[in-house]
RNA sequence: ACUGUAGCUCAGUUGGUAGAGCAUUUCACUCGUAACGAAAAGGUCGUCGGUUCAAUCCCGACCAGU
Repeated sequence: ACUGUAGCUCAGUUGGUAGAGCAUUUCACUCGUAACGAAAAGGUCGUCGGUUCAAUCCCGACCAGU
């Protein structure tokens, strides 16, 4: 100096409580399996404070990694 967001890899928003792919589960399809299709579940957005009506986003410190 950069990075930290779902089990993994990563987006994201000039501030209004967040998504994708893969993976998992269920359903459908098939003689059966896989693939394809549909759906569901899964997140205190590294931690603690500050600013704000409101912070994943702005500010500070700390922690971890490169």